[in-house]
Context: one part of a larger RNA
RNA sequence: UGACGGGGGCCCGCACAAGCAGUGGAGUAUGUGGUUUAAUUCGACGCAACGCGCAGAACCUUACCCGGCCUUGACAUCCCAGGAACCCUCAUGAAAGUGAGGGGUGCCACCGCAAGGUGGAGCCUGGUGACAGGUGCUGCAUGGCUGUCGUCAGCUCGUGUCGUGAGAUGUUCGGUUAAGUCCGGCAACGAGCGCAACCCCUGUCGUUAGUUGCCAUCAAUUCGGUUGGGCACUUUAGCGAGACUGCCGGUGACAAACCGGAGGAAGGUGGGGAUGACGUCAAGUCCUCAUGGCCUUUAUGGUCGGGGCUACACACGUACUACAAUGGUCACUACAGAGGGCAGCGAAGCCGCGAGGUCAAGCAAAUCCCAAAAAAGUGGCCACAGUUCGGAUUGGAGUCUGCAACUCGACUCCAUGAAGUCGGAAUUGCUAGUAAUCGCGGAUCAGCAUGCCGCGGUGAAUACGUUCCCGGGCCUUGUACA
Numbered sequence: 001u002g003a004c005g006g007g008g009g010c011c012c013g014c015a016c017a018a019g020c021a022g023u024g025g026a027g028u029a030u031g032u033g034g035u036u037u038a039a040u041u042c043g044a045c046g047c048a049a050c051g052c053g054c055a056g057a058a059c060c061u062u063a064c065c066c067g068g069c070c071u072u073g074a075c076a077u078c079c080c081a082g083g084a085a086c087c088c089u090c091a092u093g094a095a096a097g098u099g100a101g102g103g104g105u106g107c108c109a110c111c112g113c114a115a116g117g118u119g120g121a122g123c124c125u126g127g128u129g130a131c132a133g134g135u136g137c138u139g140c141a142u143g144g145c146u147g148u149c150g151u152c153a154g155c156u157c158g159u160g161u162c163g164u165g166a167g168a169u170g171u172u173c174g175g176u177u178a179a180g181u182c183c184g185g186c187a188a189c190g191a192g193c194g195c196a197a198c199c200c201c202u203g204u205c206g207u208u209a210g211u212u213g214c215c216a217u218c219a220a221u222u223c224g225g226u227u228g229g230g231c232a233c234u235u236u237a238g239c240g241a242g243a244c245u246g247c248c249g250g251u252g253a254c255a256a257a258c259c260g261g262a263g264g265a266a267g268g269u270g271g272g273g274a275u276g277a278c279g280u281c282a283a284g285u286c287c288u289c290a291u292g293g294c295c296u297u298u299a300u301g302g303u304c305g306g307g308g309c310u311a312c313a314c315a316c317g318u319a320c321u322a323c324a325a326u327g328g329u330c331a332c333u334a335c336a337g338a339g340g341g342c343a344g345c346g347a348a349g350c351c352g353c354g355a356g357g358u359c360a361a362g363c364a365a366a367u368c369c370c371a372a373a374a375a376a377g378u379g380g381c382c383a384c385a386g387u388u389c390g391g392a393u394u395g396g397a398g399u400c401u402g403c404a405a406c407u408c409g410a411c412u413c414c415a416u417g418a419a420g421u422c423g424g425a426a427u428u429g430c431u432a433g434u435a436a437u438c439g440c441g442g443a444u445c446a447g448c449a450u451g452c453c454g455c456g457g458u459g460a461a462u463a464c465g466u467u468c469c470c471g472g473g474c475c476u477u478g479u480a481c482a
Base pairs, nucleotide, nucleotide: 001482002481003479004478005477007476008475009474010473011472012471013470015466016465019430020429021428022427023426026321027320028319029318030317031316032315033314034312035311042053043052064307065306066305067304068303069302070301073131077130078129079127080126081125082124083123086103087102088101089100090099091098092097107120108119109118110117111116133296134295136294137293138292142290143289144285145284146283147281149279154193155192156191157190158189159188160169161168162167173184174183175182199273200272201271202270204241205240206239207238208237209236213231218228219227220226244267247261248260249259250258251257323423327382328381329380330379331378332377339370340369341368344363345362349358350357351356389420394415395414396413397412398411399410400409436458437457438456439455440454441453442452
C1' cells in the first nucleotide's frame, strides 16, 4: 500500500422487510448429468454451465459410427500433354463412382479466295511435383469478440509539497447528490478516463405536406369514404417550441442543495433505450473468423449410402399445461399495436366435420393479402364431482411439406381418457402501465416453436423501516496474510 475480520461508523441496491405471482409435488416439452451404445460428435460447469453455442439434427446440416469408394485430391497457385466449352445414351452400382458409345464446336488475334491452319483467354480431362486439406491438439502461446463484478462511482496523471524509502497528499474533512454530483474548507493547484449532457424511442403543442383519414361541412350514393369534393380532425414524417430548480415560500452556512407550492401535457435524471472507466476471474471461445507451435498426409484429408446426435432404471435446471365455478362449454357481439409478403402473401366463391383442397381476384403493398385479435361484454347450460375439470397415453382414419416422414415431422377427425384436488425442506421474479393475465407478429425455416426476439389489450397489491441475510461504495481500526 492492499486484502481480510462472526471490528466500528456512514450510505446504497427487489438485499431484507411489506405485498403479489410462482418454482420445488403432477403430466408433458426442452437442456444437462449419469447410464447405455458401433456411434449416442464437440464445447459450456457456483453466481457468470444446464429452452446455452443451435434464429429450426428426417437426407443435407454433421464435426460421430458402420460400410462402399478417391489420393495433386471437393477448393487455390504454378508447369506439361491432349481436348477444347457443352449435351445425350447405355451397362454396372445402394449411391458415390467406374466402364463404353454418340453428337458438338463457339470467342479474340494472325495467315488464307475458300477449306482450313497457328497462337491466346475462359473451360474440361490426364500427368509430375511443389503443395492443397484437417470442426486434429494446445483459449495455460495469441488476436479479435464476449461474459462478470457493474451503469457500481470509481481509476489515474502532471507539477508542487511531505517522507531515508515503499509511498502519502490531491481523492481526506463538513454538507449535499443517482453520481469523485455540486458547494465550502484544506499544501495543494490543475488535468485525463469514467458520471452527467450531446444520440434514439415515447409523452404536449405549433408549422410544412396530402392517392391514409373525415359526412367535420356540401352533393351523389349500389349505403361500403363508395364517388365528386375538402386537408378541419385523426394520422404519417420532416422541422421547430417546451423543463431550466426558471418562479414563489420555507430550511440551510449569505453556499451547494433539500422540502412545499404555483403554472404546466410533462417537475426536479418525466418514462424507456443505446452507451460499460482502470481493472478482476491464466473466466469463455483454436468448432464463427484469424493465428504461433505441435501432430496428420493412399489419411486425423475427400466423397457416397445407411445409422447416430431423437437411446432410458434414474437425478437436476428451465419452461408449458393443469388441478377448476373470479371456472368450463356453446351461441352472438366489440376494441389493438408492431410486423411480414413475388420461387412470396394469397381474398371472395365452391368442396370437405376438420387439417386442407380447388379455382383464382388483388398486391413489390399507409392502397392488396396474412387477419380471426384474445382475454373482456351479452345470453344459455354445467353445481363441486376426479366432474361438461384436466388433457397425458394408446388404437383407428386422414391432411400437408418434402426425392423420402420406419428409426425420427407438424397438424386434423373419431375413439381412449392417465397423473393431478394447489405441492416438504428450500427457493425465484417483480416498486407502475410494473407484476399478473390475454392474445398478435417476426427471425430461423421446404416442413417443424411450450424456445427466442418483439407488439399491444386488461391491469393490481405493498414499501413501517434498515435490526437481520446477500452484494456493493467511502472513512476508520486490528492483523502472525501478500
Annotation
The prediction has a mean pLDDT of 85. This is a predicted structure of a 482-nucleotide part of an RNA (small-subunit ribosomal RNA, 3' major domain) from an uncultured prokaryote. The RNAcentral record of the full RNA draws on ENA.